The part of an RNA shown here (large-subunit ribosomal RNA, half A) has 1732 nucleotides and comes from a Nitrososphaerota archaeon. NCBI's taxonomy places the organism under Archaea, Thermoproteati, Nitrososphaerota. The sequence was found in a public genome assembly. It matches the Rfam family "Archaeal large subunit ribosomal RNA". Clan: LSU clan.
[in-house]
Context: one part of a larger RNA
RNA sequence: UCAAAUAACCAGUUCGUGAAUGGCUGGGUUUGGGAGCCGAAGAAGGACGUGGCAAGCUGCGAAAAGCACGGGGGACCCGCAAGCAGGGGCUGAUCCCGUGAUAUCUGAAUUGUUCCGAUAAGGAACGGGCACCCCGGGAAUCGAAGCAUCCUAGUACCGGGAGGAAAAGACAUCAAUUGAGAUGCGGGAAGUAAGGUCGACUGAAAUCCGCAGAUUGGGCAAACCGAAUCUCGUAGGGUAACUUACGAGAGAUGUGGGGUUCGGACUCAGGUCCACGCGAUUUUGUGAGUGCAAGUGUGCUGGAACGCACUGCCAUAGAGGGUGAUAGCCCCGUGCGUGUAACAAAAUCGGGUGUUGCUGGGUAUCCAGAGUAGGUUGCGUUGGAUAUCGCUGCCGAAUAUUCCGCUCAUUAUUCGCGGAAACCCUAAAUACAUCCCAAAACCGAUAGCGUACGAGUACCGUGAGGGAAAGCUGAAAGAGUACCCUUAAUAGGGGGUCAAAAGCGCCUGAAACGAAUUGGUGACGGUGAGCAGCGGCAUGAAAGAAACGACGAUUCGAGAAGCGCAAGCGAUCGAGUCCGAUCAGUGUUGCUGCGUACGUCCUGAAGCACGAGCGAGGGAGUUUGUGCACGUGGCGAGGGUAAACUUGUUAAGAGUGCACCCGUAGGGAAACCGAAUCGACGCAAGGGAAGCAAUUCCCCCAGGUCGGCCAUUUUAACUAGUGGUUAGUCACGAGCACCAGACCCGAAGCCUGGAGAUCCACCCCUGAGGAGGUUGAAGGCGCGCUUCCACGCGCUGGAGGACCGAAACCAGUUCUAGUCCAACUGUUUGGGUCACUUGGGGGUAGGAGUAAAAUGUCAUUCGAGCCAGGUGAUAGCGGGCUCCUCUUGAAACGGCCCUUAGGCCGGCCUGGAUGGAGAUGGGACGUGGUGUAGAGAUACUGAUUAGAGGGUACUGUUUGGAAACUUACAGCUCUCUUGUCAAACUCCGAAUUUACGUCCGUCGUAGAAGUCCAGAGUGGGGGUAUGCGGGUAAGCCGCAUUUCCGAAAGGGAAAGAACCCGGUGUACGGUUAAGGUCCAUAAGUGGUUCCUAAGUGUGAACAAAACUGCGUUGGUGUCCUUAGACAGUGGGGAGGUAGGCUUAGAAGCAGCCAUCCUUCAAAGAAAGCGUAACAGCUCACCCAUCUAGGACAUCAGCCGGGAAGAUACGCUGGGCUCAAGGGAUCCACCGAGACCGUAUGAUACGUUCUGUGAACGUAAUUCUGUAAAGAGGUGGUUGGAUCGCGUCGAAGCAGGGUCGAAAGAUCCCGUGGAGCGGUUCGACACAUGGAUCCUCGCGCUAGUAAUAACAUAGAAGAGUGAGAAUCUCUUCCGUCGAAAGGGCAAGGGUUCCUUAGCGCUUGUCAUAAGCUAAGGGUUAGUCGGUCCUAAGUCCUCGCGUAAAUCGUGAAGGGCGAAAGGGAAACAGGUUCAUAUUCCUGUACGACGCGUGUACGAUUUUUGGCAACAAUAGGGUUGUAUGGGACGUGUUUGGCUAGCAUGUGUCGGCUUGUCUGCCGAUUCAAGGCUUGUAAUUCCCCGGAGAAUCGUGAUGAUGAGAAGGGGAAUAAAGAGCUGGAGCAGCAAUGUACAUUCAAGGCCAGACGCCCGUGAAAACCGUACAAUCAAGAAUCAUGCGUCUCCGUACCGAGAACCGAGAAAGGUGCCCCUGGCUGAGAAGGCCAAGACGUUC
Repeated sequence: UCAAAUAACCAGUUCGUGAAUGGCUGGGUUUGGGAGCCGAAGAAGGACGUGGCAAGCUGCGAAAAGCACGGGGGACCCGCAAGCAGGGGCUGAUCCCGUGAUAUCUGAAUUGUUCCGAUAAGGAACGGGCACCCCGGGAAUCGAAGCAUCCUAGUACCGGGAGGAAAAGACAUCAAUUGAGAUGCGGGAAGUAAGGUCGACUGAAAUCCGCAGAUUGGGCAAACCGAAUCUCGUAGGGUAACUUACGAGAGAUGUGGGGUUCGGACUCAGGUCCACGCGAUUUUGUGAGUGCAAGUGUGCUGGAACGCACUGCCAUAGAGGGUGAUAGCCCCGUGCGUGUAACAAAAUCGGGUGUUGCUGGGUAUCCAGAGUAGGUUGCGUUGGAUAUCGCUGCCGAAUAUUCCGCUCAUUAUUCGCGGAAACCCUAAAUACAUCCCAAAACCGAUAGCGUACGAGUACCGUGAGGGAAAGCUGAAAGAGUACCCUUAAUAGGGGGUCAAAAGCGCCUGAAACGAAUUGGUGACGGUGAGCAGCGGCAUGAAAGAAACGACGAUUCGAGAAGCGCAAGCGAUCGAGUCCGAUCAGUGUUGCUGCGUACGUCCUGAAGCACGAGCGAGGGAGUUUGUGCACGUGGCGAGGGUAAACUUGUUAAGAGUGCACCCGUAGGGAAACCGAAUCGACGCAAGGGAAGCAAUUCCCCCAGGUCGGCCAUUUUAACUAGUGGUUAGUCACGAGCACCAGACCCGAAGCCUGGAGAUCCACCCCUGAGGAGGUUGAAGGCGCGCUUCCACGCGCUGGAGGACCGAAACCAGUUCUAGUCCAACUGUUUGGGUCACUUGGGGGUAGGAGUAAAAUGUCAUUCGAGCCAGGUGAUAGCGGGCUCCUCUUGAAACGGCCCUUAGGCCGGCCUGGAUGGAGAUGGGACGUGGUGUAGAGAUACUGAUUAGAGGGUACUGUUUGGAAACUUACAGCUCUCUUGUCAAACUCCGAAUUUACGUCCGUCGUAGAAGUCCAGAGUGGGGGUAUGCGGGUAAGCCGCAUUUCCGAAAGGGAAAGAACCCGGUGUACGGUUAAGGUCCAUAAGUGGUUCCUAAGUGUGAACAAAACUGCGUUGGUGUCCUUAGACAGUGGGGAGGUAGGCUUAGAAGCAGCCAUCCUUCAAAGAAAGCGUAACAGCUCACCCAUCUAGGACAUCAGCCGGGAAGAUACGCUGGGCUCAAGGGAUCCACCGAGACCGUAUGAUACGUUCUGUGAACGUAAUUCUGUAAAGAGGUGGUUGGAUCGCGUCGAAGCAGGGUCGAAAGAUCCCGUGGAGCGGUUCGACACAUGGAUCCUCGCGCUAGUAAUAACAUAGAAGAGUGAGAAUCUCUUCCGUCGAAAGGGCAAGGGUUCCUUAGCGCUUGUCAUAAGCUAAGGGUUAGUCGGUCCUAAGUCCUCGCGUAAAUCGUGAAGGGCGAAAGGGAAACAGGUUCAUAUUCCUGUACGACGCGUGUACGAUUUUUGGCAACAAUAGGGUUGUAUGGGACGUGUUUGGCUAGCAUGUGUCGGCUUGUCUGCCGAUUCAAGGCUUGUAAUUCCCCGGAGAAUCGUGAUGAUGAGAAGGGGAAUAAAGAGCUGGAGCAGCAAUGUACAUUCAAGGCCAGACGCCCGUGAAAACCGUACAAUCAAGAAUCAUGCGUCUCCGUACCGAGAACCGAGAAAGGUGCCCCUGGCUGAGAAGGCCAAGACGUUC
């Protein structure tokens, strides 16, 4: 260097995953219609059962997927549901309708409570029901831009009650001088009257039109009469309604008649038919059914015909559905007929009961609703205002000659009108939608109900409550893969079915994502991932172009701008020639150029600002009402109907309806009054004249403008305001506003009603627990001391919110942990006899509880819990808001606002109309205005430097003086000279700017200006330049003018919103601008000239100062200089004198004073060094030498210093030095989308025409664009009409081509397997990339973290098996041992045991299992429950409450403890799994029934001095009493369990022997006998110089010591009772001692401001009474039901989401050695080795 390949990237293909899309729909939604209550005769709702096999749903109920009868129906049936097995049916099954039967347990749930009734018989109510209805109680969010009256709203919600409807309802009503005549509902009046911080807002009524309708709708109380009335029972009659008799009861506190406002009673006269039940018949309707038309014609395709072609038929039937694709004639239906039981309505007939209710006259007397009408206080409510309706407290009428009302009050013996309160009933029109039916311009599986499906299911939560996902094989599964091979098996390969595997979560099958493969590229890669140009490789079937010639090559002609001196070149266009099959396109890639995503908030985003992992689907301006102007249309001084009604092919449409609304007249607060023509100018249109024409002139001029006049109001009047010369109204459309959730999403919160104290807090009841050790309070005793009170010492004693303590237990200091073992753990630490800890049962509930108080806690939630509702709360705040193109195009400013994150008005933008000739940003001139820049100071105001002179009343100091007065100074003031200032100074004063006028320019009849209407957005701005203000300053804040960004691309400035150039339709060719031309990089290593040496610089803005330089360049000035400068070199640099003074010295040179003179070419009484002082060395100065410029000052250019920042320097880099740096100047060239030109599109305007437009023309003066306005199109779903496509293959999906400016459209191929489209008129849940959006799917992270850590640890061999670290067995090893062993409670609920398995679960494996499947398993009189009561709670009743499901009570009853109280059982054996439960043996209790005995007739008797003992009973009632029955601390005694040790015996192991080691040696309840301590009591006894005694205190003549006795414990002992153990068996199985409990029994003492449950039950005594028998004595027989009982009980069965290092109460030996010990350590029994 070339070639090939890997990882990787892009694209295609074939698959997978996944479930979008399309198609489908036994579901939903909405609307309309219908029906509208159920229940003690047991509802609604539920539980449990029920099938041959049966888990779910459905049906049913022990008569149980059903039974009986009647009707229908006519062949199959035994539900969903297919299977196996077995049955039924033409003697009529299943099935449908009707009537019955049955109908478990519940639930109002009832053997109840309340009420009526005569204390009766008998009857009623209770509970449920979607919404609707009535009554009672009654919020808040919210609105008012705050908030309190107000609003939301009498809404939500709560309580009570009724019905198929409810409520209301028959005028003590309205109205207004006309009248209406109960109520309800609709239209309308009307957003009116009225109310209202008169704010926000609220808001009627009558008249009128309708629906419906009940004559003026009916009945009581009362007047008058006075039992004439009613109920029940019995016996008769009747189908029934009903009726007769008798008896009993109700009823004079009045049953019944009468009567009810056109009043009545009463009185007189007259007259004569209605109402309500019952029965039968008929009709109509509802209600199971039932009958009936016409092709299964031919051919073709196909798996199949319902398709296509041809040819028929029916139709009062062409609605709809099904059938192997689209069916009038195949099936079901449809249309038209027909029909039973039962029910309903109407009519007719029959019969029953009741009854004089009507009309007229009279008006003496009587009657006509009381704490009412009305008044007032205070409230609520209403539109109701003083004048709605109601409540409350206090007052309080009248009686028809009266009373009430008529929208303010009062008065009147007023007038008019309408009515008669304080009693009751009453249909329809109206509301609703649980249930039934139907329909749809509704949805079509993320939609539509939450639910198309075993959905209110699974699941979550203690509970109230919350609440899913999930549709589709095929025509047929009676086609769901026979059979073969491989495999341990799943499964795979063949084969078969089907039209097609569509092969079971199976139609279609997209995308994300994954795999393989093909094409391209390919390793120095990546760095908004692209776009454009030119190439490489691959492809290029169909669809596009092409033999009418692609691609390529080439000739000629014309030729813009521009270039060139010229010839000519030149994009492009036109006409040809050669060649002969590809090209366009597509995939990928190389090179070159350019290039920082998208959306959003913003002055400004690639932003290191916010949002998104990716894909698919869902996802946001809608609808009602009212109003405004506009467009289109109808009618027009009129226009329209509303509710409703009629008709109809029955939701279309048509007609009626004229109530009412708007308009036709206005002005005025109102009373009230009430329009009039007309003139001038003049645009458009029209007409006329002239002109070839352009055009000009004239006439008439709608609308328009101006004037006059008229109406009215104001006014004395003028004036002024408003109105007047006629246009409206209705419908539809789109725009906007207001009311509503109002474009969508988003709070924290407020209120209402419920569910929660299984957590935690406190309280109540009942239980339980706290190893061991230490200290040593009070008290006591003794001694000492002591008058007393005290005190001291010793001992005793055993107190304490005492001490030690990782004992248990409780707490939670530090660390740890912190994707944990754990949403609170582990280690360490604190408390640990008390205000201690803890179990169980109960109580207190949300502005409430509880709180030793932290705003702690009230179920992982607390400055006000949780659940549901008001609710779509509100949000001036945040986010999001979906197709295309065209025209125009802002504002970030002013005023007001509790206003500055927002609004309203104005400004600026858009569209339309009107208007009809002027407009004007530029320039010049003229006439005025101005007061800034600047400047000024005898021009004011104010500030201000220095000096001179004068004056000086007043002020201060001062000299002299006794004083007058005087001197001086300061201050003040005048004049003059001198020096300065100002935004709020100006004697002055520009540039500028402005008004008007004229002219020029520009725009305008192709329509300017002006005016009106409709719609906005904006009201956060920012940068440059100039001028200002604030500030030390700022990339700072504010103001004015301008311009740009905002909303502006392109070129330049390296890169950059606003700096320079420049304002852009598209393509191409040229020329320039800014800026550049060494290379990167297009164009000059261009010309002349100077500067810079610092890499200064190579930077317009985008850094550098004061100061400084003998760096260098240039200019100017002064001076020196060939009579020799300046510098260098050589020499001189002297004498008086060491000047004087001073001084130790002072000599030019410490200091002071002076600083002269002389010699000289020149030389200081010395400029410096030096010496103790001298000396010495230089300098000034002079000479010589040398040679031509030199010295100083100042101005200017470039350059240096001044010059310090954090990873390592930054001209953009390379690099550049007479430049590629800087200054000056000249000539070329490059350079943009600017300018010029060619072609072309759009828009605007004009002309013409056949007009949704086309053609031509004009545009130098049109084509950037955010917010926004306007216009036209594209697509989706769907209805009507019409035209079409489709099994010869629709939609959808995948890849590819073509067309259009775009949204998009169309064509081809494949897949797919049944629907789809065009045009036009309509209707919308109509367009997505974003919302930390919603739902689902799939990635990346990642084969990553983890599977280690505290607490035990495993190893080998064998077995099983397809397979073994993990399962089983053996051996060894290890761990716990106050547990990690054993037994229970709660809780769980089958997890227990066996067998068979390994798809799920086990953090790996698995043959194993707490997993899966099947089968099996829990045995009780004596263990618990059951009984009792506790705190407490429930029901009834009473009371309260508006009411209640609420509260409360000294009432009644019930419930309430598996740890309180309590009748009774032990040992052994047995199962795979149970045992105090079964078995064996031996016991005991209660109850019942017997037998016997003691005893017994009316309450006993005996013994003992006595305590006491023995003996003889039962029932009922009462009284009394005991037990049951009880705190805590300390302590004593007696025991038992148990342990240890030793002896003996037996057995085993070890062993050469001796020895050594291990195991057993054990025994229950019960029965009989015996038996004692402590304590108490009795008898005897009789004490002080006290005595006795205790662990301690103590005791004693109220009786000590001492002696004797009585009652009484746990135990123990003996006998009995039986098994167990060891051993092959025979057989054996004995004793002793010490210690010793938190267990058992019995005592003693202390402590308390604390005194430490109740009842059942069991006794005793007494009294009364009953029975005659009869025990508690002995003994026999019988009964003892029901529920729990398995298993776990925890480092895997419980609570913590989990097989989780957490949490969870009690008991036991809790054993041995060591030890104080339940500490620690080691071990036994026993159990384990961690699968988180």